[in-house]
Context: one part of a larger RNA
């Protein structure tokens, strides 16, 4: 630790159970909106945050009616109320209805700003109340203007207009998806369509819908594929009304008898009608779909009315059981403490107000006429039709009609025209070019009722719950999760711990393991207790055996006892015996699942676990099987009729399918075509079908389920970022010294040179600010890009605020394919859409039984299909089909041989022929170790050589053996990567676990033995069981089961890796020679002479060479084996003699068997121990062991067969069971049979509070999916059987969701600027507050404020949960407070860029454009300071002192004033300088009830303060403004340029004086504060530096030449008031000055998913040292970075 049992725990699975959804019938209703919707903001309540309701008259108010005892909504706690004088409540009418919204008075960032005009408020000013005040259209009007319409919103059907693409065609363009999606414009409750210029050949008689024609006729890269008309059966049912000719009336024009309007009448059709003339006849009736108006069954409608039960028994609780009754036109349904016709709500049957619908009915209104003859007026023009280009039909230009549009041409008039599929004639039909028109048909946002073999909380709507919430995004958009005490709250009084959360008693209730996280409560995980086990032990973690420990039950066996004659049944008991359950020390054998693959333990793929969910379905059609029903017939579709409302009846025969074929067809027909045929031949004829219904399998449709990269449409974004446009803002110091110009030199005069002055630059150094050069950290970060060090640019093509332009095949881009919201070589979001995937992955319960392939062909094919081949299932033939042996009979040209052909090649031998040499005038001729052809002879090779040939394979007879395994028909497939191995080849290098081919095995899809181990190798084919027995391949010393068997070899650890070579290793075999006459080897001795042979050499003597290699003596001795010498010498060899004394010596050959050759990383090449006369290796011979192979006993079980019951029966037979025999039983892909469970229906049975599902447990049955029985939970619903319907089965899809682990009590706790301590507070203090040190920032880490947050501000209470640890604290979590303006910002007044846009212009449409105008601020214009003051606010309150506007009223003095119109001015770059002053700073001094040193004093040090504001008076400085002169313009006032003159007047800044008013350090005191008192005639100077500020864009200088506009000021040829006016100045005095902001925050409050090391525009920003805003230390002031 580990298995098992027990019992918590955590989790929310499971049953249960439904408030919500889903799908459907059947009725209503199909609109709401300027009389202001549809959506919405923002109020309303005694407190009131959400929903709901409702609107300042705000959970409501008036009224009319219903109801009848309570009520103030969800909402269940309180307060204060209402109500029989009838509340709440339900119906109807009606008032009220902020603000936004079309949004309407103008604007506007929707829920807001600003206005006119008339009315009213004691009213001028400002302010309030109340009405109106948009824009287009149409009518009317001369015109103001009046009236009526419109306008938006809203599932889905509808019509129209524009109109894809993915995708199919296995690519892809016609073509298709598809005229589908989508966008846009419009209408109704339906539209739309419609009364023949149709159809098609019979005649029919308007349109629409359904069912069949019919997948038919057609269309078609005639590919994919689209596809119809008449007919016929049905719903439904309906037809009408102008133009015109003509007449009449008004009226108009002019050419005066023509024409055109306008009304009215007339008229309305194709066997043509109408008008007009002429004749005849009628004067009634008939019709209506509009319209108004009454009446109205009948319907809907708040609602009334509605029968009939009690006992006992169990329980907490009857409605459950017993027992006895009742009611039913009511036993549908719900509710009640478990299941209720009778207890409550209801149901049936009935009754019904307003008010709404409404068949109808009646009045009004409308409509309505004929016939015969003549006449030749009339009957729809830019039309028809034709040419060019589209489009639409089945019709894709086709012969192409027919309809329809654009552009271009352009008819007839009834004696006309149009159509019948080019076209034409004949015939038939029909009347364009005007309009209208109900059903029958779609759909359903929405209202009522009812239903479901539909869900049931991962189901069903996303959405049962404060869901389009919560939450992400800039925006379009996207988009959840959360049900459940309990009959009743009876939700636990009081006690105890505890700060408190919890808890433990009590009490409540049936039950609190039913306590609010609250039915049931599974797994995973997570614990605790027992039982056995573990600390010398190696691994798929199991199994199969066995030692030991603990245990005993729904078992056996034994005992007793009861009950029975007995068998047996019950109930006890006891051993621990059999047999178990639990645990496992020891041993044997053992490399998970899945998937994909020849092949996988595989180091190849998926999975962390456990729960739920998750994948071959429906629909039509086709096709074969099984069943049913009729059968030469069979069936009905739509529809309709009834009806118990259903699963149902009866009609309906339209069609459709079969009964006849054959042919291109005409057509003929049991035969037809084909042909000249009577011939042949080719399809037929000789077999029953049809309609349902299952089931397999195709087709069409997403079609087994998840998955694309993409494509097209239609909107959305430029808050990032890229460039552009307005307006605005920055940019610390140094340093260089260009042009120009000044002096001097200098020249004839430029020129040029010098000092100087100047102050230019895409100049230089270098902060802020902008980059991002390079390291290194960091890379589960602080940070989805930084952060330290370093680095570039830093007056420019620079940075950056705000505000606005341009966008998706498009923008921008100093060009990188950058960048266009952490997305870019085509952004994002919904749509097509479930696109398409010859692709990967996934696919879910059992069992039985058969069982492949990995080859041909063909392929834009090669990892895919098709068809054939194998496999299965069913039928069907089968007196011999298939195989297998045995005979026998066949071909062949391989293997091998061969060399006779064809080719290759070697020697020799002959020999033509050439070559070389000799000869040779010539003819020739000789030679030759050269070449060489034929022929000889010897030897040879060959896939594309054969004079020859096998074995095998193959065909064929016949026999034997098996017995359908053969064939053929039809359903379903799967399979088309194939491996090794052995043989025969080809490739290759005669390498490959290599490639490709035959062919045979296996493996594939085959376990078992044995080859240590190992798909492919040997051996052998597992139905299940045995503690039986033989064997096979390999084996018998141990591990390990059997021989320590025999006789030889091997000494190398060979066995237990290799080659060419090498070797007295060794053993058998065998050939020649030697040898006791003495071999071989050892040892002693001798090796000699001619002669130093000859030649060469300097020299060569046996030994550099060359030649020779003789003799002589001898037992023997080479003209000399080696060494050695200059060269002799010397040594020594062959050879010869002795010695010694063989179990013999030397040299081969062949066989067996060993050694060397032999270097690599683990003892790593016997399995391992170990093995040597063997446990190696060769040979033998007997045993014996060894498998899932054979036997042996038992059982299951599939097929075939005898028998036997039983059942059915058309008498053939079929079926069920059940003895018995015989052959079977590996199995992936795959065929087939057969069952098991799950959810729900019907019908019958039968259980349940005396305890159902469901959950635990268990040693029970079944081959198995599974099933029962008990016991505990549990606490209400559930089964059996038999048939039927599926959302019917999960260990895997990097599957979704939930919940839970592992890693791990580990990393890490966010800048290394740092603590330390003491008090206090508390339940608790490193951390909260006090205080004392000590450390950090200080161009900042302080202070102000835009922008964005929106209460974060202050106070008080408080710590669950945020806070990276704690907490008494807090940006937290509750309450309550807290923002105060004429003047500061806005608004308001003006415009910039840009934006909208009356009209207009362009555009399928939606819309784009823009002009008058109107919005737009970053700019302009615009009246306020100091001081105090609160917890929180101040330019705002208060105090002081001040300023604009406006508008009354009273004075003064004027003459102008108001619209319009002109004009000036506003009004404008950068860079540079120089002046003055100031802000601010430094010393000094003065002042101080100040501190320190010091016994104290003087000193001295040190700190503090020396400020501001306003008036008046005077002074600079600077600008303008005025005057003059001049120049140029204008009609003129007037302006511009230049030039002089001056500062009275005004303005800005400053100084100086003087007044005046607040102001200081500082002490003291308490109630410890931003508190209060007090003190006052004191003191508030001087000097210097000195700006980037201000005078001011002022001078200057330069080139890039640098907003509009109003406000305000002046003027006028013009338009208006106007004389008791009116209006400017001016004074004094009252009133007016409205609304919006205002807190807090500058990084813990914004912007980054965080209390985040990043970003975030502008202003002030001290000293000391310094050029400096650089750096380094300090003040003010803030902080120590939440472990």
């Nucleotide at each position: 630790g580990g298995u098992g049992c027990u019992c918590g725990g955590u989790g929310g699975a499971u049953g249960g159970u439904u408030a919500g959804g889903c799908u459907a019938u059947c009725a209503g209703a199909g609109g709401c909106g300027a009389u202001g919707a549809a959506g919405g903001a923002c109020g309303u309540g005694c407190u009131a945050a959400g929903c709901u309701g409702c609107g300042a008259a705000a959970a409501g108010u008036c009224u009319g009616g219903g109801g009848g005892a309570g009520c103030u909504g969800c909402a269940c706690c309180g307060a204060a109320g209402c109500g029989a004088c009838g509340a709440u409540c339900c119906c109807g009418g009606a008032a009220u209805g902020u603000c936004c919204g079309a949004a309407u008075g103008g604007g506007g960032c929707a829920a807001c700003c600003c206005a006119c005009u008339g009315a009213g408020g004691u009213g001028a000013a400002c302010c309030c109340u109340c009405a109106g005040u948009a824009u287009c259209c149409u009518u009317c009007u001369c015109a103001c203007g009046a009236a009526g319409g419109a306008a938006g919103c809203a599932a889905a059907c509808c019509u129209g207009g524009u109109g894809a693409a993915u995708u199919g065609a296995a690519a892809c363009a016609u073509c298709u998806u598809a005229g589908u999606a989508g966008c846009c414009a419009g209408a109704g409750g339906a539209a739309a369509a419609g009364a023949a210029a149709u159809c098609g050949a019979c005649g029919a008689g308007a349109u629409u819908c359904c069912g069949c024609c019919a997948g038919u006729a057609g269309c078609g890269g005639c590919g994919a594929g689209c596809g119809a008309c008449a007919a016929c059966g049905g719903a439904a049912g309906a037809g009408g009304c102008c133009a015109a000719a003509c007449c009449a009336a008004g009226g108009g024009g002019c050419u005066u008898g023509c024409u055109c309007c306008u009304u009215g009448g007339g008229g309305u059709u194709g066997u043509a009608g109408g008008g007009c003339c002429a004749g005849c006849g009628a004067u009634a009736u008939g019709g209506g779909a509009u319209c108004u108006c009454a009446c109205a069954a009948c319907g809907c409608g708040a609602g009334c009315a509605g029968a009939a039960g009690g006992a006992u028994c169990u329980g907490g609780a009857a409605a459950g059981a017993u027992c006895c009754g009742c009611c039913a036109c009511a036993g549908a349904g719900g509710g009640u403490g478990a299941u209720a016709g009778g207890c409550c709500c209801g149901u049936a049957c009935g009754c019904g107000u307003a008010g709404c619908g409404a068949a109808g009915u009646g009045a009004g209104c409308c409509c309505u006429a004929g016939c015969u003859g003549g006449u030749a007026c009339c009957u729809g023009a830019g039309u028809a039709a034709c040419g060019c280009a589209a489009g639409a039909c089945u019709c894709g230009u086709g012969a192409a009609a027919u309809c329809c549009u654009g552009c271009g041409u352009g008819a007839a008039u009834c004696u006309g025209g149009g159509g019948c599929g080019a076209c034409c004639a004949c015939g038939c039909u029909c009347u364009a070019a005007g309009c209208c028109u109900a059903a029958a048909u779609a759909c359903u946002c929405c209202u009522g009722a009812u239903a479901g073999a539909c869900c049931g909380a991962u189901a069903g709507u996303g959405a049962a719950c404060g869901a389009g919430u919560a939450g992400c995004g800039c925006g379009a958009g996207c988009g959840a999760a959360u049900a459940c005490u309990g009959a009743a709250a009876a939700g636990c009084a009081c006690c105890c711990c505890u700060g408190g959360c919890g808890g433990g008693g009590a009490g409540u209730g049936a039950a609190a393991c039913a306590g609010a996280c609250c039915c049931u409560g599974a797994a995973a995980c997570c614990g605790a207790g027992c039982a056995c086990u573990u600390a010398c032990a190696a691994g798929c973690a199991g199994u199969c055996g066995u030692a030991g420990g603990a245990c005993u039950a729904u078992g056996g066996c034994c005992u007793c006892u009861u009950a029975g004659c007995a068998a047996u049944a019950a109930g006890a008991g006891a051993g621990u015996c059999c047999a178990g359950u639990c645990u496992g020390g020891c041993g044997g054998c053992g490399u998970g699942c899945c998937u994909u693959u020849u092949g996988c333990a595989u180091a190849a793929u998926g999975a962390c676990c456990c729960a739920g969910c998750g994948a071959c379905u429906u629909a039509c059609c086709g096709u074969c099987a099984g069943c049913u029903g009729c059968a030469a017939g069979c069936u009905u579709a739509a529809g309709g009729a009834c009806u118990u409302a259903c699963g149902g009846u009866c009609u309906g025969g339209a069609g459709g399918c079969g009964a006849a074929g054959c042919g291109a067809a005409a057509g003929c027909g049991a035969g037809u075509g084909u042909g000249a045929a009577u011939a042949g031949c080719g399809c037929g004829u000789u077999g029953a079908g049809u309609a349902g219904u299952u089931g397999g399998c195709g087709g069409u449709a997403g079609a087994c389920c998840c998955g694309a990269a993409a494509c097209u449409u239609a909107g959305u974004g430029a808050u990032c970022u890229a460039u552009c446009c307005a307006u605005g803002a920055g940019c610390a110091g140094g340093u260089u010294g260009a042009a120009g110009c000044g002096g001097c030199a200098g020249u004839a005069a430029c020129a040029u040179g010098u000092c100087g002055u100047g102050g230019a630059g895409g100049a230089c150094c270098g902060a802020a600010c902008u980059g991002g050069u390079a390291a290194a950290c960091c890379u589960u970060g602080a940070g989805a890009a930084g952060u330290u060090u370093u680095c570039g640019g830093a007056u420019g093509a620079c940075u950056u605020g705000u505000g606005g332009a341009u966008a998706g095949g498009a923008g921008u881009a100093a060009a990188a394919g950058g960048c266009u919201a952490a997305u870019c070589a085509a952004a994002c979001u919904g749509a097509g859409a479930g696109a398409u995937a010859u692709c990967u992955g996934g696919u879910u319960c059992u069992c039985c039984u058969c069982g492949a392939a990995a080859u041909a062909u063909a392929u834009a094919u090669a990892g895919g299909u098709a068809u054939a081949g194998g496999c299965u299932u069913g039928g069907g033939c089968g007196u011999g089909u298939a195989g297998u042996c045995a005979u026998c009979g066949g071909g062949g040209g391989u293997a091998g041989a061969g060399c006779a052909c064809u080719g290759a090649a070697u020697g020799g031998g002959c020999u033509a022929g050439g070559g070389g040499c000799c000869u040779c005038a010539c003819c020739g001729g000789g030679u030759u170790a050269c070449c060489a052809a034929a022929c000889c002879c010897a030897a040879u090779c060959a896939a594309a050589c054969u004079c020859c040939g096998a074995a095998u394979a193959c065909c064929g007879a016949u026999g034997a053996c098996c017995g359908a395994a053969c064939c053929c028909c039809a359903g379903g497939g799967c399979u088309c990567a194939g491996a090794c191995a052995g043989u025969g080849g080809g490739g290759u290098a005669g390498a490959a676990u290599c490639u490709u081919c035959a062919u045979u095995g296996u493996c594939a899809a085959a376990a078992g033995g044995g080859a240590a181990a190992g798909a492919a190798c040997c051996c052998a084919g597992a139905c299940c069981a045995a503690c039986a027995g033989c064997u096979a391949a390999g084996g018998u010393c141990c591990c390990a089961a059997a021989a320590u068997a025999a006789c030889g070899c091997u000494c190398a650890g060979u066995g237990g890796u290799a080659a060419a070579g090498g070797a007295a290793g060794u053993g058998a075999u065998u050939g020649u020679g030697c040898u006791c006459a003495g071999a071989c080897a050892g040892c002693c001795g001798g090796g000699a002479u001619g002669u130093u042979g000859g030649c060469u050499u300097a020299g060569a003597a046996g030994c550099a060479g060359c030649c020779a290699c003789c003799a002589u003596u001898u037992a023997a001795a080479g003209a000399g084996u080696g060494c050695g010498u200059a060269a002799c010498a010397g040594c020594u060899c062959a050879c010869c003699g002795g010695u010694c004394g063989a179990u013999g010596c030397a040299c081969g050959a062949u066989c067996g068997u060993g050694c060397c050759g032999a270097a690599a990383a683990u003892a790593a090449u016997c399995g391992g121990g170990g093995c040597u006369u063997a446990a190696g290796c060769g040979u033998u011979a007997u045993a014996c062991c060894g498998a899932a192979g054979c036997u042996u006993u038992g059982g299951c079980u599939g097929c075939g067969c005898u028998g036997a019951u039983c059942u059915c029966u058309g008498c053939g037979g079929a079926g069920a069971u059940u003895c018995g025999c015989g052959c079977g039983g590996g199995g992936u892909a795959g065929g087939g049979g057969a069952g098991c469970g799950u959810u729900g229906u019907c019908u019958a049975c039968a259980g349940g509070c005396u305890g159902a599902a469901g959950g635990c447990a268990u040693a029970c049955g079944g081959c198995g999916a599974c099933g029962a029985a008990u016991g505990c939970u549990g606490g209400a619903c559930a089964g059996u059987a038999g048939a039927c319907a599926a959302g019917u089965g999960a260990u895997u899809a990097u599957g979704c969701u939930g919940g839970g682990a592992u890693g791990a009590g580990u990393a890490a706790c966010g800048a290394u600027a740092a603590a330390a301590c003491a008090g206090g507070u508390g339940a608790g203090a490193a951390u909260c507050c006090u205080g004392u040190u000590c450390a950090c920032c200080g161009u900042a880490a302080g202070c102000c404020u835009a922008a964005g947050g929106u209460u974060u501000c202050c106070u008080c209470c408080g710590c669950a949960a945020g806070g990276u640890a704690a907490g008494u604290c807090c940006g937290c979590g509750g309450a309550g407070g807290g923002u105060c303006a004429g003047g500061c910002g806005g608004c308001c007044c003006c415009u910039a860029a840009g934006g909208c846009g009356a009209g207009g212009c362009c555009g399928a449409a939606a819309g784009g454009c823009g002009u008058a105008g109107u919005c737009g601020a970053u700019g302009g214009a615009u009246u306020g300071c100091c001081g105090g003051u609160u917890a929180a606010u101040a330019u705002u309150c208060c105090g002081g002192c001040c300023c604009u506007u406006c508008u009354c009223a009273c004075g003064a003095g004027g003459u102008g004033c108001c619209c319009a119109c002109g004009g000036a001015g506003a009004a404008c770059g950068c860079a540079g300088g120089a002046g003055a002053c100031u802000a601010a700073g430094a010393u000094g001094g003065u002042g101080g009830a100040g501190g320190c040193u010091g016994a104290a004093g003087c000193u001295g040090c040190c700190c503090c303060a020396c400020a501001u504001c306003g008036g008046u008076a005077u002074c600079g400085a600077g600008u303008u403004u005025g005057c003059c002169c001049u120049u140029u313009u204008g009609a003129a006032a007037g302006a511009u340029g230049g030039g002089g003159c001056g500062c009275a007047c005004a303005u800005u800044c400053g100084g100086u004086a003087u007044c005046g008013a607040u102001c200081a350090a500082g002490a003291g005191c308490c109630u410890u504060g931003u508190g209060c008192u007090u003190u006052a005639u004191a003191g508030g100077c001087a000097u210097c530096u000195g700006a980037u500020g201000u005078c001011a864009c002022c001078c200057u200088g330069u080139c890039g030449a640098g907003a509009a506009a109003a406000g305000c000021c002046c003027g006028u040829c013009g338009g208006g008031a106007g004389a008791u006016a009116a209006c400017g100045u001016u004074g004094u005095g009252g009133g007016a000055a409205a609304c919006c902001g205002u807190a807090c925050u500058a990084a813990a409050a914004c912007u980054g998913a965080c209390a985040c090391a990043g970003g975030u525009a502008g202003g002030c920003g001290a000293g000391g040292a310094g050029a400096g805003u650089a750096u380094c230390c300090u003040c003010a002031g803030g902080u120590g970075c939440g472990c």
The part of an RNA shown here (large-subunit ribosomal RNA, half A) has 1683 nucleotides and comes from a Planctomycetota bacterium.
NCBI's taxonomy places the organism under Bacteria, Pseudomonadati, Planctomycetota.
The RNAcentral record of the full RNA draws on ENA.